[in-house]
RNA sequence: AACCAUAACGAGCCGAAUUUCUUUAUGAAAACGGGGGAACCAUGUAUUGUGGGGUGAAUUUCGCGAGGGCGCCGGAAGGCGUCUGCGAAUAGGGUGCCUAACAACCCGAAUCCGUCAGCUAACCUCGUAGGCUCCAGUCAGGAAACCA
Repeated sequence: AACCAUAACGAGCCGAAUUUCUUUAUGAAAACGGGGGAACCAUGUAUUGUGGGGUGAAUUUCGCGAGGGCGCCGGAAGGCGUCUGCGAAUAGGGUGCCUAACAACCCGAAUCCGUCAGCUAACCUCGUAGGCUCCAGUCAGGAAACCA
């Protein structure tokens, strides 16, 4: 000097998942979200079945493969156990004030209920996590702030 990693501060992103108060608790409130729940409407087939339903952008289609990783046993061949597909698309979703278009880069998971839930006023009830970045392109319109 360069590169990499970590930490702090700051600024941001996905998401409903933030703020305030106090007696600091199995707290309260606001705010933002989710679920259940009449009439009317909807439902002609449904019902225990290949059940059904919810949160979420996370649905759907096609191709390939029957393999591969790890551990143990065995001289080896091989055997046993355990874990696991690969790829290409796609409905849809995300990217620094907001909206639209374009560009570029990404996601397209997971999980819950437990045989049960259409919509749904009143009403009832639940959540306020987790995970990341150092990144912020072009153009049009609209805001806000600052200055005068």
Overview
Predicted 3D model of a 148-nucleotide RNA (c-di-AMP riboswitch aptamer (ydaO/yuaA leader)) from Paenibacillus ginsengarvi. Model confidence (mean pLDDT): 76 of 100. The sequence is in RNAcentral, with records from Rfam. Taxonomically the source falls in Paenibacillus (Bacteria, Bacillota, Caryophanales, Paenibacillaceae). Of the family's consensus pairs, 92% are formed in the model. Its Rfam family is "c-di-AMP riboswitch aptamer (ydaO/yuaA leader)". Rfam describes the family as follows. This family represents a conserved RNA structure found upstream of the ydaO and yuaA genes in Bacillus subtilis and related genes in other bacteria.